[in-house]
RNA sequence: AAAUAAUGCACCUAGGGUUCCACGCUUUGCGGUUCGGUCCGAGAGGUGCGAGCGGAUGUUAAAUCCGUUACACGGAGGGAUAAAAGCCCGGGAGGU
Numbered sequence: 001a002a003a004u005a006a007u008g009c010a011c012c013u014a015g016g017g018u019u020c021c022a023c024g025c026u027u028u029g030c031g032g033u034u035c036g037g038u039c040c041g042a043g044a045g046g047u048g049c050g051a052g053c054g055g056a057u058g059u060u061a062a063a064u065c066c067g068u069u070a071c072a073c074g075g076a077g078g079g080a081u082a083a084a085a086g087c088c089c090g091g092g093a094g095g096u
Stems, first nucleotide, its partner, number of pairs: 007050006015040002020037002022034001023031003051069007071091001073094001077089003
């Protein structure tokens, strides 16, 4: 100086809006500048189950058990959905 990796899914939460429900209103409708239910939802939040790696017991098997998977500052802009967002682009650009 350059490059690569830093596991998957589910549930939940922080957070998010407004299709539907509810609620409110001056009601062919309007309002999220309405606590909410439904809904969306984290790489840098939680939990669980897998998966990888290492080890123990075991018959070089099956199976079970234990350990481990670290760390993580971050715009602007764009995209999806009804809409928005710690969603997706994205552990991106940039910074250290």
About this RNA: Guanidine-I riboswitch aptamer from an Actinomycetes bacterium, 96 nucleotides, folded computationally. It matches the Rfam family "Guanidine-I riboswitch aptamer". Rfam links the family to the GO term regulation of gene expression. Its mean pLDDT, the model's own confidence on a scale to 100, is 82. The sequence was found by an Rfam model in a public genome assembly. Taxonomically the source falls in Actinomycetes (Bacteria, Bacillati, Actinomycetota).